This is a predicted structure of a 342-nucleotide part of an RNA (large-subunit ribosomal RNA, domain IV) from Fodinibius sediminis. It was read from a public genome assembly. Rfam family: Bacterial large subunit ribosomal RNA. The coordinates come from a structure-prediction model, not an experiment, and the mean pLDDT is 87.
Context: one part of a larger RNA
RNA sequence: UCGUGGCUAAGGAACUCGGCAAAUUAGAUCCGUAACUUCGGGAGAAGGAUCCCCCGGCGGCGCUUCGGCGUCGUUGGGGCGCAGUGACCAGAUCCAAUCGACUGUUUAACAAAAACACAGGCCUCUGCCAAGUCGCAAGACGACGUAUAGGGGCUGACACCUGCCCGGUGCUGGAAGGUUAAAGAAGGCUGUUAAUCCCUUUGGGAUGAAGCGGCCGACUGAAGCCCCAGUAAACGGCGGCCGUAACUAUAACGGUCCUAAGGUAGCGAAAUUCCUUGUCGGGUAAGUUCCGACCUGCACGAAUGGUGAAACGAAUUGGAUACUGUCUCGGCCACGAGCUCG
Numbered sequence: 001u002c003g004u005g006g007c008u009a010a011g012g013a014a015c016u017c018g019g020c021a022a023a024u025u026a027g028a029u030c031c032g033u034a035a036c037u038u039c040g041g042g043a044g045a046a047g048g049a050u051c052c053c054c055c056g057g058c059g060g061c062g063c064u065u066c067g068g069c070g071u072c073g074u075u076g077g078g079g080c081g082c083a084g085u086g087a088c089c090a091g092a093u094c095c096a097a098u099c100g101a102c103u104g105u106u107u108a109a110c111a112a113a114a115a116c117a118c119a120g121g122c123c124u125c126u127g128c129c130a131a132g133u134c135g136c137a138a139g140a141c142g143a144c145g146u147a148u149a150g151g152g153g154c155u156g157a158c159a160c161c162u163g164c165c166c167g168g169u170g171c172u173g174g175a176a177g178g179u180u181a182a183a184g185a186a187g188g189c190u191g192u193u194a195a196u197c198c199c200u201u202u203g204g205g206a207u208g209a210a211g212c213g214g215c216c217g218a219c220u221g222a223a224g225c226c227c228c229a230g231u232a233a234a235c236g237g238c239g240g241c242c243g244u245a246a247c248u249a250u251a252a253c254g255g256u257c258c259u260a261a262g263g264u265a266g267c268g269a270a271a272u273u274c275c276u277u278g279u280c281g282g283g284u285a286a287g288u289u290c291c292g293a294c295c296u297g298c299a300c301g302a303a304u305g306g307u308g309a310a311a312c313g314a315a316u317u318g319g320a321u322a323c324u325g326u327c328u329c330g331g332c333c334a335c336g337a338g339c340u341c342g
Stems, first nucleotide, its partner, number of pairs: 001337008010328002014326001019323001027051005036041001038157001052079012080084001092321007099313002104116002120155007132141003158308004163238003168235002170231005177226003183220002187216006195207005239257005266300001267297001278294005
């Protein structure tokens, strides 16, 4: 010096990003216990008192060989210590807010959470040889189930609710018209050449049927797409400018442009607010954090759910009491390591 453990005057979070770490609390019995609440809880809320030993009285219960023994409680008197759950073991508590309802699950070895799951809600597919999934297939799962069943998706207990838009994309339905593949095909063009004709020299040239080929092709031709509807707890979206009231300010009101429709209820400087440490209030001597409001929402908003909410949380944030070597500011002790010497 380092590690582990212990003590520390006065102060008591002044430390620090932050009470991190440490300290406090702690058992049992009795008393007592708030807001809020889903009436179950909250709650061991909080906050108090008692506890050891000796000698008696009374009562209950169990056992009994009726002599007693064990145990629980109550009451009177006495004793000792600083201290009686005398060591060990053994909750710190409260207030307010955010998120997630909850118990649970997760990144084996840097993340345990507000992430995942969840019961509940909704949409959608599936009529059974089901849909869906695995497999080349046979076959299997689904399921020895049958729509109160099974698959997929979103949301996430509960309470109150969940507004407007179907123009785009998707999905579902429709089939009149347009477009349209393979395939079929009237017909046209063309290659080949039996035959005929010409020049006629072994040979060459012209026309060219049938057959076999090649190319084009009117027309016929499904789904799809175009088209017509429906559908948002499908993917998603949910305006601008100008004027106006007898102080001023503001605008219930009016005008105009655009849109598929222009954000409803509720909430709001928010896990969302840039400007911003917004403004006001509370808490502090002093508060970029926190709580309550306001609304000018850069850029909340309704199952990509909105707003609440008891209980719960090794979650996050702010405050308070108690407590302390976290600190003012250090000091001392024990053990171990290290270092020096041997």